This is a predicted structure of a 396-nucleotide RNA (Bacterial RNase P class A) from Pseudodonghicola xiamenensis DSM 18339. Rfam family: Bacterial RNase P class A. The family's RNA type in Rfam is ribozyme.

RNA sequence: GCGGAGGGCCGGAUGGCCGCGGCGGUCUCGUGCCGUCGAGGAAAGUCCGGACUCCCUGAAGCAACGGUGCCGGGUAACGCCCGGGCGGGGUAACCCGACGGAAAGCGCCACAGAGAACAGACUACCGUCCUCCGGGGCGGAAAAGGUGAAACGGUGGGGUAAGAGCCCACCGCGCCCCUGGCAACAGGGGCGGCAUGGCAAGCCCCACCGGGAGCAAUGCCGAAUAGGACCCCCGCGCGGUCAGGUCCCCGAAAGGGAAACCGCCGCUAGGCUCGCUUCAGCCGAGAGGGGUCGGGUUGGCAGCAGGAGGCGCGGCGCGAGUCGCGUCCCAGAUGAAUGGUCGUCGACGGGGCCUUGGCCCCUGAACAAAAUCCGGCUUACAGGCCCUCCGCGCAU
Numbered sequence: 001g002c003g004g005a006g007g008g009c010c011g012g013a014u015g016g017c018c019g020c021g022g023c024g025g026u027c028u029c030g031u032g033c034c035g036u037c038g039a040g041g042a043a044a045g046u047c048c049g050g051a052c053u054c055c056c057u058g059a060a061g062c063a064a065c066g067g068u069g070c071c072g073g074g075u076a077a078c079g080c081c082c083g084g085g086c087g088g089g090g091u092a093a094c095c096c097g098a099c100g101g102a103a104a105g106c107g108c109c110a111c112a113g114a115g116a117a118c119a120g121a122c123u124a125c126c127g128u129c130c131u132c133c134g135g136g137g138c139g140g141a142a143a144a145g146g147u148g149a150a151a152c153g154g155u156g157g158g159g160u161a162a163g164a165g166c167c168c169a170c171c172g173c174g175c176c177c178c179u180g181g182c183a184a185c186a187g188g189g190g191c192g193g194c195a196u197g198g199c200a201a202g203c204c205c206c207a208c209c210g211g212g213a214g215c216a217a218u219g220c221c222g223a224a225u226a227g228g229a230c231c232c233c234c235g236c237g238c239g240g241u242c243a244g245g246u247c248c249c250c251g252a253a254a255g256g257g258a259a260a261c262c263g264c265c266g267c268u269a270g271g272c273u274c275g276c277u278u279c280a281g282c283c284g285a286g287a288g289g290g291g292u293c294g295g296g297u298u299g300g301c302a303g304c305a306g307g308a309g310g311c312g313c314g315g316c317g318c319g320a321g322u323c324g325c326g327u328c329c330c331a332g333a334u335g336a337a338u339g340g341u342c343g344u345c346g347a348c349g350g351g352g353c354c355u356u357g358g359c360c361c362c363u364g365a366a367c368a369a370a371a372u373c374c375g376g377c378u379u380a381c382a383g384g385c386c387c388u389c390c391g392c393g394c395a396u
Stems, first nucleotide, its partner, number of pairs: 001392010012345007020038007027030001040367001044378002047376005052214004065210005070084005085099001086097004100205002105203002107199003122145002125140006153171006172194001173192008218302004228293006237267005244262003248257003272286004276281001309328008349362006
């Protein structure tokens, strides 16, 4: 210098004017004034895991259903993260992997092919018989060719009529033992002649995890109207009472006044409808009036912004993290605020000029925006900055 790998961060800047939401202060209480705070790395998808709330349920277990799936660790928890193992890719840095069990059972394996799992024989090979010399019959064998994603261990040698784990060596596979490791697993030794094709994101088996619904959860306050439950009163009229409740008048209040309604007392009178009956009864029901209570539409408040919280330093740990100390308070609406405009500067992009690295002009910033909260994952993202590492070339 070129090419590549991993990780972190930023994601327009600044000033003026107008405007919006929360909180605090203030006064002359106006939707005033002042102060202060006001989106994201993904606020997104709502895919996992929790907190919290209600419901269900003796605890628990089993069944069913769903999920997860190499080992160890982290965590409140996880399907997340870290470290390791194994397999695959890459020269490498590094990246990717639903990565338990197919000798428990069932099922499936298209097309092609002789044959696709109780194997099988198309061509070719070997032996033998026949022959019209093209080949054919019978038998052997499964090494070679051919088909296929996959052909019943692989390579080499021996052996043989030709061949074959038929025999041998190595590799693979299975079992046993030893060594290292917490483990996954790795290395070594011995035995077995091969018995075991693939698929479990097919059923299934094994291990572990999981009760349901969700902030429109849930709790509190709660009118008017209508509706509900319970209790009391109840023909008409007159009078009284004011120590009771409501209303009205005077008064700062205590209190005083007044007498409309309810209540209470007395007199009078004998019932709005229906029923029962001894035909008058302090009977029952309804209608009507009054009172009390409960539910609750709309609405208001809480839940709801101090938290598995951020930052800094230190201890422990390879790391994910964890512990201690210090420090900070950091959006909170409820039809939903966080915006608009102008000036200056401006990345990327486009155009022009020439001396090819400068000048001038135009344009003027990606994806997207909280709604109970938190930990993750996934997806979207113009452009820019930083760190570490790998390969190649050149120079020393």

The source organism's lineage runs through Bacteria, Pseudomonadota, Alphaproteobacteria, Pseudodonghicola and Pseudodonghicola xiamenensis. The sequence was found by an Rfam model in a public genome assembly.